[in-house]
The RNA shown here (transfer RNA) has 71 nucleotides and comes from a Candidatus Woesearchaeota archaeon. The RNAcentral record of the sequence draws on ENA.

RNA sequence: GCCACUGUGGUUUAACGGUAGAACUCGGGUCUCAUGAGCCCGUAACGGGAGUUCAACUCUCUCCAGUGGCA
Numbered sequence: 001g002c003c004a005c006u007g008u009g010g011u012u013u014a015a016c017g018g019u020a021g022a023a024c025u026c027g028g029g030u031c032u033c034a035u036g037a038g039c040c041c042g043u044a045a046c047g048g049g050a051g052u053u054c055a056a057c058u059c060u061c062u063c064c065a066g067u068g069g070c071a
Base pairs, nucleotide, nucleotide: 001070002069003068004067005066006065007064010024011023012022013021018054026042027041028040029039030038047063048062049061050060051059
């Protein structure tokens, strides 16, 4: 330099163009002499920008970051 893939809460990971979900973590409650476990409730996310569409995590383009391959 060229090609391909990946990017979603603090972490990991889902979501055929139609309400962004789960687990762990974290906060609160319950329970306990206390801690932990269990149970209940809650906070928090689509890498940036543009385009297509009634509607985009999803499709297209571009940029950024990472990974792999070729040279």